[in-house]
RNA sequence: UACUCAUCCCGAUGGCCCGAGAGACCUGCGCUCGAUGACGGCCAGCCAACCGACCUAUGGGCACGGUGGCACCGCCAGGACGAUGAGGA
Numbered sequence: 001u002a003c004u005c006a007u008c009c010c011g012a013u014g015g016c017c018c019g020a021g022a023g024a025c026c027u028g029c030g031c032u033c034g035a036u037g038a039c040g041g042c043c044a045g046c047c048a049a050c051c052g053a054c055c056u057a058u059g060g061g062c063a064c065g066g067u068g069g070c071a072c073c074g075c076c077a078g079g080a081c082g083a084u085g086a087g088g089a
Stems, first nucleotide, its partner, number of pairs: 003087006013044005021033003025079004030075001045070003050066003054060002074081001
């Protein structure tokens, strides 16, 4: 690395800049967000126990390190894929 399995549902926002699109990709007269400023960027803050580390260890607490998140089940359906963890010749 191929491949296999599990999970993605809970939770958690303010300021400034930008300015028309955005919800990763394809399809959908699906659904939704957006000039009462979305998306994105920066700063600060917050949430979460998947892994590490920790403890009195079938468990527990913790945001210290890694990963992730702070509209909607990674928005929904189909397809293709992704992330985290475990297994694995």
Notes
Predicted 3D model of an 89-nucleotide RNA (SAM riboswitch aptamer (S box leader)) from an Actinomycetota bacterium. The coordinates come from a structure-prediction model, not an experiment, and the mean pLDDT is 77. It was read from a public genome assembly, where an Rfam model found it. The organism belongs to Actinomycetota, within Bacteria.